RNA sequence: CCAUCCGCUACGGGAGAAUCCGGCCCCCGCGCCGGUGCCGAAGGAGCAACCGCCCCGGUAAACUCUCAGGCCCCAGGACCGUGGCGGACAG
Numbered sequence: 001c002c003a004u005c006c007g008c009u010a011c012g013g014g015a016g017a018a019u020c021c022g023g024c025c026c027c028c029g030c031g032c033c034g035g036u037g038c039c040g041a042a043g044g045a046g047c048a049a050c051c052g053c054c055c056c057g058g059u060a061a062a063c064u065c066u067c068a069g070g071c072c073c074c075a076g077g078a079c080c081g082u083g084g085c086g087g088a089c090a091g
Stems, first nucleotide, its partner, number of pairs: 001091001004088010018036001020035005025029001037071003043067001044065003050058003
């Protein structure tokens, strides 16, 4: 100096599914309580190959579950890109 990877940060992109039903009020609020239906991409949980001699244990995801969360817009949002900072490792 440079490839790759990781973390933080700034900016940009970023899906799905209820404008459902009933009730409550000094407060009329995108409020609270209850119900039904639905969504997967915060978070969480589950496991195949494989690994460990066995018992048994370890172990991934955008898969599965839907606890949590969400279901007009906004917001949030896994993840992706670019820049900056820090780190790991090879040349």

The prediction has a mean pLDDT of 76.
Glycine riboswitch aptamer from Rhodovulum iodosum, 91 nucleotides, folded computationally.
The organism belongs to Rhodovulum, within Bacteria.